[in-house]
RNA sequence: UGACUUCAUUAUAUGAUCGCGGUGCGCGAGAGCGCAAUGAGGAAAGUCCGAGCAUCACAGAGCGGGAUAGCAGAUAACGUCUGCCGAGGGCGACCUUAGGGCAAGUGCAACAGAGAUAUACCGCGGUAUUUUACCGUAAGGGUGGAAAGGCGAGGUAAGAGCUCACCGGAGUGUACGAGAGUACACUGCCAUGUAAACCCUAUCCGAUGCAACACCGAUUGGUGCGGGGAGAAACACGUCUGCUCGGCGCGCCCCGUUGAAAGGUGGCUUGACCCCUUCGGCGACGAAGGGGCUAGAUAGAUGAUCAUACACGACAGAACUCGGCUUAUCGAUGGAGUCACUGC
RNA sequence: GCGGGUGUAGUUCAAUGGCAGAACACUAGCUUCCCAAGCUAGAUACGUGGGUUCGAUUCCCAUCACCCGCUCCA
Numbered sequence: 001u002g003a004c005u006u007c008a009u010u011a012u013a014u015g016a017u018c019g020c021g022g023u024g025c026g027c028g029a030g031a032g033c034g035c036a037a038u039g040a041g042g043a044a045a046g047u048c049c050g051a052g053c054a055u056c057a058c059a060g061a062g063c064g065g066g067a068u069a070g071c072a073g074a075u076a077a078c079g080u081c082u083g084c085c086g087a088g089g090g091c092g093a094c095c096u097u098a099g100g101g102c103a104a105g106u107g108c109a110a111c112a113g114a115g116a117u118a119u120a121c122c123g124c125g126g127u128a129u130u131u132u133a134c135c136g137u138a139a140g141g142g143u144g145g146a147a148a149g150g151c152g153a154g155g156u157a158a159g160a161g162c163u164c165a166c167c168g169g170a171g172u173g174u175a176c177g178a179g180a181g182u183a184c185a186c187u188g189c190c191a192u193g194u195a196a197a198c199c200c201u202a203u204c205c206g207a208u209g210c211a212a213c214a215c216c217g218a219u220u221g222g223u224g225c226g227g228g229g230a231g232a233a234a235c236a237c238g239u240c241u242g243c244u245c246g247g248c249g250c251g252c253c254c255c256g257u258u259g260a261a262a263g264g265u266g267g268c269u270u271g272a273c274c275c276c277u278u279c280g281g282c283g284a285c286g287a288a289g290g291g292g293c294u295a296g297a298u299a300g301a302u303g304a305u306c307a308u309a310c311a312c313g314a315c316a317g318a319a320c321u322c323g324g325c326u327u328a329u330c331g332a333u334g335g336a337g338u339c340a341c342u343g344c
Numbered sequence: 345g346c347g348g349g350u351g352u353a354g355u356u357c358a359a360u361g362g363c364a365g366a367a368c369a370c371u372a373g374c375u376u377c378c379c380a381a382g383c384u385a386g387a388u389a390c391g392u393g394g395g396u397u398c399g400a401u402u403c404c405c406a407u408c409a410c411c412c413g414c415u416c417c418a
Stems, first nucleotide, its partner, number of pairs: 001340010012309007020039002023036005041315001045326002048324005053209004060245004065205005070084005085099001086097004100200002105198002107194003121141002123137006149167002152164003168190002170187007213266004219261001220418003224257006235251001237249003273292008310313001345414007354368004362398001370386005391407005
């Protein structure tokens, strides 16, 4: 200098005028008015995971169903993250990885091919011997994504892990490691692929979602609630999981009362929060100390115009709240590192 | 906002992981004096992008579009 890898940051800026939301203060009988500071994101998105919170038996049993899948850790928890192991890719920095079990069982493998999980079509060899029949054979040919682990030698009638060397896999043993696993030795043990096919194994999961839920609240009926009586064996129905069980309520009569749509209040934003420093840890992260408060609407505010500057401005808009993942995104900046070439 | 579902031809729907079909519609021809009906032939699709698999409309993941339900009832 060029080509890359990886981790972060940022997301037009400044000023003026007008307007909107909630908050505080002041004025006003009230409606409202004035002033002040403040008012979208890294993804607010998709709603894909994990939690908080709320209600239902303070949450029950079994079956069914769902999710996850190397090892160790982080965390409130997770399918997330970190480190490591194995596999694959790259010269390298580094990147990717749904990575348990088909030697539990079952299913499937179209077409082609003789044969698809066990086979003899051609070929090779033997016997009978005639063109053919039978037997042996998986070396060679052909089909296919896949054909008895690959390749060479020995061996044989021809062949074959039948025997041997090397390579690949499996099992056993020893050593190392916390473990996944790695290294070495031995055993010819070598039985395809598919579990993002059914299934098996291990672990986890109660249901419903802030339109949850609590409270206030004017009319009528259904309905609901409370109290009393009857019944309470069986059956039916309801009760927030598809089925079974279990629990609770419940049918009929009487009395009383509430209540529901519109609307209002809470839930609602101080939280497993954010920033800095030190310490511990390879790291995710944790501990201690100090500092900070930054939207809360309910038909839904966060906008418009003008001026100046430049790099001419992408994706996009909160709706109970957090931790992640995924997806969209014009550009700009910084840290660390790799390879190639050149110069000193 | 929360929850659930569906994408196949112009339209409405099928299809066990193994050549994507049917009906109506469309085009051309035959038939008719002309049209309709009828007969014959033809064209037209698995929302998009990855992955698993020998092979994907089908299985898995992501994404896009569309639809439905949810505030005791009247």